[in-house]
RNA sequence: CGAGUCGGCCGGACGGUCGCGUCGGCGGCUGCGCGAGUGGUCGCCGUCGAGGAACGUCCGGGCUCCACAGGGCAAGGUGGUGGGUAACGCCCACCCGGGGUGACCCGCGGGACAGUGCCACAGAAAACAGACCGCCUCUUCACUUCGGUGUCGAGGUAAGGGUGAAACGGUGCGGUAAGAGCGCACCAGCGCCCCGGGCGACCGGGGCGGCUCGGUAAACCCCACCCGGAGCAAGGUCAAGAGGCGGGCCUCCGGGCCCGCUGCGCAGGCGCUCGAGGGUGGCCCGCCCGAGCCUGCGGGUAGACCGCUAGAGGCUGCCGGCAACGGCAGCCCGAGAUGGAUGGCCGUCGCCGGCCGCGGUUUCGCGGUCGGUACAGAACCCGGCGUACAGGCCGGCUCGUCCG
RNA sequence: GGUCCUGUGGAGCAGUUGGAGUGCUCGCCGCCCUGUCAAGGCGGAGGUCGCGGGUUCAAGUCCCGUCAGGACCGCCA
Numbered sequence: 001c002g003a004g005u006c007g008g009c010c011g012g013a014c015g016g017u018c019g020c021g022u023c024g025g026c027g028g029c030u031g032c033g034c035g036a037g038u039g040g041u042c043g044c045c046g047u048c049g050a051g052g053a054a055c056g057u058c059c060g061g062g063c064u065c066c067a068c069a070g071g072g073c074a075a076g077g078u079g080g081u082g083g084g085u086a087a088c089g090c091c092c093a094c095c096c097g098g099g100g101u102g103a104c105c106c107g108c109g110g111g112a113c114a115g116u117g118c119c120a121c122a123g124a125a126a127a128c129a130g131a132c133c134g135c136c137u138c139u140u141c142a143c144u145u146c147g148g149u150g151u152c153g154a155g156g157u158a159a160g161g162g163u164g165a166a167a168c169g170g171u172g173c174g175g176u177a178a179g180a181g182c183g184c185a186c187c188a189g190c191g192c193c194c195c196g197g198g199c200g201a202c203c204g205g206g207g208c209g210g211c212u213c214g215g216u217a218a219a220c221c222c223c224a225c226c227c228g229g230a231g232c233a234a235g236g237u238c239a240a241g242a243g244g245c246g247g248g249c250c251u252c253c254g255g256g257c258c259c260g261c262u263g264c265g266c267a268g269g270c271g272c273u274c275g276a277g278g279g280u281g282g283c284c285c286g287c288c289c290g291a292g293c294c295u296g297c298g299g300g301u302a303g304a305c306c307g308c309u310a311g312a313g314g315c316u317g318c319c320g321g322c323a324a325c326g327g328c329a330g331c332c333c334g335a336g337a338u339g340g341a342u343g344g345c346c347g348u349c350g351c352c353g354g355c356c357g358c359g360g361u362u363u364c365g366c367g368g369u370c371g372g373u374a375c376a377g378a379a380c381c382c383g384g385c386g387u388a389c390a391g392g393c394c395g396g397c398u399c400g401u402c403c404g
Numbered sequence: 405g406g407u408c409c410u411g412u413g414g415a416g417c418a419g420u421u422g423g424a425g426u427g428c429u430c431g432c433c434g435c436c437c438u439g440u441c442a443a444g445g446c447g448g449a450g451g452u453c454g455c456g457g458g459u460u461c462a463a464g465u466c467c468c469g470u471c472a473g474g475a476c477c478g479c480c481a
Base pairs, nucleotide, nucleotide: 001400002399003398004397005396006395007394008393009392010391012349013348014347015346016345017344018343020049021048023046024045025044026043027042028041029040030039031038032037051375055386056385058384059383060382061381062380063231064230065229066228070285071284072283073282076226077225078224079223080094081093082092083091084090095109096107097106098105099104110222111221115220116219117216118215119214132161133160134157135156136155137154138153141150142149143148169187170186171185172184173183174182188212190209191208192207193206194205195204196203197202235306236305237304238303243262244261245260246259247258248257249256250255264298265297266296267295268294269293270292277289278288279287299480300479301478313332314331315330316329317328318327319326320325350373351372352371353370354369355368356367357366358365359364405477406476407475408474409473410472411471414430415429416428417427418426423461432448433447434446435445436444454470455469456468457467458466
């Protein structure tokens, strides 16, 4: 210098102008209240006002309700080992397998000698393998140049051909009628035993054995572990009144007052302790709540407040750890809307790209001009994963070439 | 905001122990029939199975990610 790989970070700045939401203050107008006060609306001032992914909603948790969150079956999920964590399917380290010259990357990575199923087409044969061609032995018949050749049948053979994704170890020597782990040597693989290392997955070495056993579990299944359900539209509070039902009192019979229950209406069904229904979308058991509940159709409304934002928060330093992460100390930050705010325009600058000019003539610098400046936006809150993204910055490492 | 479902020729759908993308109805094109059209008959074209990756010998089907479209929900103060 070129090519590559991994990790971390940023993702516009300033000014003007118009505008928006939260909270606070002041003022004008105004509603209610005897009043202290408490609301509405407008204006001004101050304050704070999106993200690395706020996204997808794919996992995990907090929180809330279901009495406690119980047992079993089913269903679902996870799947090398050790650790981290509130938890996880996430992260870190290591092991094994695969890819790459390498840095490094990828792996839903338990079990196929517990069982069942499947393996299309092609092929002779596809799972307790299998004789189509070929090879060999014997045999029938024919021909013969007497070496053999063809043909019929019986048998042997998995070395060779061909099919396939896959054909029941590989190479060599011996052996044989031809062959074959049939025998032997080496190699690969499997099982058992022993020694050494490691917390462990596993690794290294030695011995023995039969010679060799297909794939598929992101097919059923088996093993180990995990898991109750629903979700902030969770869940809670809301005076009084109208209406309906029942009871009491008063009455000039028109009605009025008080108390209790209910809480939009209609229809159907079940039930009130011999108990419906419920404990939120499979079943059973147990335990418990329980006087109302379920279903359908229709109407009205899209209310107010709480939950609601300070949190498994961030940064820096020290300590422990290879790391993920943990501990301690100090400092810092502060959106909470509910038709849903955080924006539009203009100017200057920054960044990137194209073109032109000048200086140097490889890179580059300066000036001018034109274009671009992304992906996307909170809605209960976190931890992850995945995906999208104009452009840019920093660092570690690897390979190649050249120079010293 | 939350919870679910669907995606296969131009339109609507089927597609199960994974085995050539196979099929149905309508539509489209050509020919026949008719004086002409329709109906009818014969023949034909038309498919990235939403997209990408993985498992497998083999994927519309199984697994993961992603995109697009659609459905449902609260209250009676």
This is a predicted complex of two RNAs, RNase P RNA and transfer RNA, with 481 nucleotides together. It holds a member of the Rfam family "Bacterial RNase P class A". By type it is a ribozyme. The prediction has a mean pLDDT of 77.